A computed fold for a 109-nucleotide RNA from a Pseudomonadota bacterium, annotated as Guanidine-I riboswitch aptamer. Its mean pLDDT, the model's own confidence on a scale to 100, is 79.
RNA sequence: AUGAAUGCGGGCUAGGGUUCCGGCUGGAGUGAUCCAGCGCUGGACCGAGAGCUUCACCCGCCGGGGGAGAAAUUCCGGCGGUACACGGCGGGAUAAAAGCCCGGGAGAU
Numbered sequence: 001a002u003g004a005a006u007g008c009g010g011g012c013u014a015g016g017g018u019u020c021c022g023g024c025u026g027g028a029g030u031g032a033u034c035c036a037g038c039g040c041u042g043g044a045c046c047g048a049g050a051g052c053u054u055c056a057c058c059c060g061c062c063g064g065g066g067g068a069g070a071a072a073u074u075c076c077g078g079c080g081g082u083a084c085a086c087g088g089c090g091g092g093a094u095a096a097a098a099g100c101c102c103g104g105g106a107g108a109u
Stems, first nucleotide, its partner, number of pairs: 007055001009054004015046002020043002022040001023038006058081007084104001086107001090102003
């Protein structure tokens, strides 16, 4: 100095806030209801490269089909593999925030 694996995948979780619903507090109204505030263990929502799980892709082996065949291409199925991964500040989206996105970035080792 360089260094392969990542699919705008699915379902979740840690985490996250407050548009909507609900709750609480205050106020207006005869009332139905409305207004303001509070994230408040809720519903719903956002949500991980370095969290879980699953599927696909890819790779290997085996079986079947195919074939003159222990060949090849291709098709179907089964099993296995698919590693490692410390990490800001700042900025961005959304109503808002975040382990979201910039980002397996800067940097560190």